[in-house]
Formats: sequence, C1' cells, structure tokens
RNA sequence: GCCCCGGUAGCUCAGCUGGAUAGAGCAAGUGGGUUCUAACCAUUAGGUCGGGGGUUCGAAUCCCUCCCGGGGUA
Repeated sequence: GCCCCGGUAGCUCAGCUGGAUAGAGCAAGUGGGUUCUAACCAUUAGGUCGGGGGUUCGAAUCCCUCCCGGGGUA
C1' cells in the first nucleotide's frame, strides 16, 4: 500500500433485510431494607450511534470520504 472485521451509555454488548420514544446486563444516583454495611426489592439519570458529507418522506442501518483499533497479505 491492498483486503477483511470492528467503533452504539462509565464498562461489555444487542439492534437481522431503513420506520414509530435507541435497548439489555453490569456499574452509578435515590428510596426501601439492615443496629450499621452487604445481599435483596423498587425507581431514576446517563447516548452528537467515531467525525463530515450524500441518498431518502424517514438513516445506528444504504453510499462516499476521513479518523481510531484489531487481523491478513506482498
């Protein structure tokens, strides 16, 4: 250089062929619970979906380009 895979919440990830408010687990906050702590129960917050542009009525999803990580190849 070329090819392939990946980038979504603080962490690990799901989201299949474009559609209704973007989700789960863990972690965190609050309340309950306990003599206190924990387990456990309830509940809440947290996201420019890597950046930019394009297509579309509508994009995490499709197209182009760039950045980052991993693997392969001469």